The part of an RNA shown here (small-subunit ribosomal RNA, central domain) has 350 nucleotides and comes from a metagenome. Rfam family: Bacterial small subunit ribosomal RNA. Gene Ontology terms of the family: ribosome and structural constituent of ribosome.

[in-house]
Context: one part of a larger RNA
RNA sequence: CUGGGCUUAGAGCGUACGUAGGCGGCUUGUUUAGUGGGAGGUGAAAGCUCCGGGCUCAACCCGGAAAUUGCCUUCCAAACGGGCAAGCUUGAGGGUCUGAGGGGGAAGCGGAACUUCACGUGUAGCGGUGAAAUGCGUUGAUAUGUGAGGGAACGCCGAUGGCGAAGGCAGCUUCCUGGCAGACUUCUGACGCUGAGGUACGAAAGCGUGGGGAGCAAACGGGAUUAGAUACCCCGGUAGUCCACGCCGUAAACGAUGGGCACUAAGUAACGGCUGCUCCGAUGUAGUCGUUGCUGUAGCGCAAGCAUUAAGUGCCCCGCCUGGGGAGUACGGUCGCAAGGCUGAAACUC
Numbered sequence: 001c002u003g004g005g006c007u008u009a010g011a012g013c014g015u016a017c018g019u020a021g022g023c024g025g026c027u028u029g030u031u032u033a034g035u036g037g038g039a040g041g042u043g044a045a046a047g048c049u050c051c052g053g054g055c056u057c058a059a060c061c062c063g064g065a066a067a068u069u070g071c072c073u074u075c076c077a078a079a080c081g082g083g084c085a086a087g088c089u090u091g092a093g094g095g096u097c098u099g100a101g102g103g104g105g106a107a108g109c110g111g112a113a114c115u116u117c118a119c120g121u122g123u124a125g126c127g128g129u130g131a132a133a134u135g136c137g138u139u140g141a142u143a144u145g146u147g148a149g150g151g152a153a154c155g156c157c158g159a160u161g162g163c164g165a166a167g168g169c170a171g172c173u174u175c176c177u178g179g180c181a182g183a184c185u186u187c188u189g190a191c192g193c194u195g196a197g198g199u200a201c202g203a204a205a206g207c208g209u210g211g212g213g214a215g216c217a218a219a220c221g222g223g224a225u226u227a228g229a230u231a232c233c234c235c236g237g238u239a240g241u242c243c244a245c246g247c248c249g250u251a252a253a254c255g256a257u258g259g260g261c262a263c264u265a266a267g268u269a270a271c272g273g274c275u276g277c278u279c280c281g282a283u284g285u286a287g288u289c290g291u292u293g294c295u296g297u298a299g300c301g302c303a304a305g306c307a308u309u310a311a312g313u314g315c316c317c318c319g320c321c322u323g324g325g326g327a328g329u330a331c332g333g334u335c336g337c338a339a340g341g342c343u344g345a346a347a348c349u350c
Base pairs, nucleotide, nucleotide: 004321005320006319007304008303012318014201015200016199017198021194022193023192025088026087027086028085029084030083031082032081034080035077036076037075038074039073040072041071042070049065050064051063052062053061054060091191092188093187094186095184096183097182098181099180103177104176105175106174107173108172109171110154114150115149116148117147118146119145120144121143125136126135162169163168206247207246208245209244210243211242215241216240220236221235222234223233258317259316260315261314262313263312266295267294268293269292270291271290272289273288274287275286276285277284299306300305323350324349325348332343333342334341335340
C1' cells in the first nucleotide's frame, strides 16, 4: 500500500491569485525508456509447496519437480498512456450588442437626531430606578423658540432581496475603476483544472505618528443592591470608536460543509436577462440561461438531516484528522515596535 475518514463525534487552510508538481476534450498520422506478449540468460544451496523414496511411524533425512511473482538481453504489438506532427470545436478565452447591482477608490453635497454655545419665553424642579440615591438646577436648569458651531451615523424604501473571492458593502450627486449575467454563434483553437512553497487581500480589538472628538464607552470615580458585590442597575468618565499614513494577521473569519467538471424525480417562490404566444404596450402565459430560498423522490446519513446550490453517483488536485489531559504549552526557528502570530513537542497522567 492493499483498506479509513473530515456539517454536528478528531479533521476543509479566513479568502483569492499563482510557481513547481499532479491530472487533462474530439479526430488522424507517426513513434515507443510506460504497457502487453514471445524467446534466451540469470534468479546459489538449504528452506516452503508437490511427487517419490529411506530410518518399524513421525520428527528427521535423500532424490526429483515446481516455485523463486525479479533483473538483464533480444524480437514483436501499438488499443491505452507518453513524445512528435497535422486538424477539430463542445472545455477555456476573445468580439459585438444589451442588462442588473449597498462591488471598490476619490471628491462634493443633504436632512433628521444628538450635543455645545448665544439670545428669547418661562419657573422650580429636572433626571434616574424595582424603589432610590449619587448627579444637574434660583449664578435660572428641565421644557420651549430662534440662531450659530461640531462630530458621527444614514430612518422610511428594506426584503425570506442585491453585490463581492472572502473579510465585507446602504443618504444623494459626480469622476475613476473591478467583476458578473444574457443574446448573437462572429473570432482564437485545449490556450484547461488544481495548486506544495510563494504573493496579495483580510471583521473587531490592539500598536506607531499626526489630526479629530458629538454620541457611545473598557479602565477609573461615585450612587445603589448585597452577607460581600472588585458585577448586573444608576450618575459621571478616559483610552477607544472617526480621519490620514504605516503595522498587526487573528475570529463561532460558519454553510462549523476546500476547488473544478459530469451525471441523477418533481413542485413552489423570489431576483437579473432572453425568446415565443396573447394584433403593439402593460399584464398574463409557455420556454430558456444565470442567481437566491423553501418543500420533497431516489440515494446517502448513527441520527438530526442533506437531497440538481448534495452531505447522492463518479473522476482530478490540494489541505487536514489518528484517544482525553499535559498544550496550542515548552524549546528551537521565523515574523512583529509591542501585544503577540505561525510552526509545534515530550516527560508525566487517566
The prediction has a mean pLDDT of 90.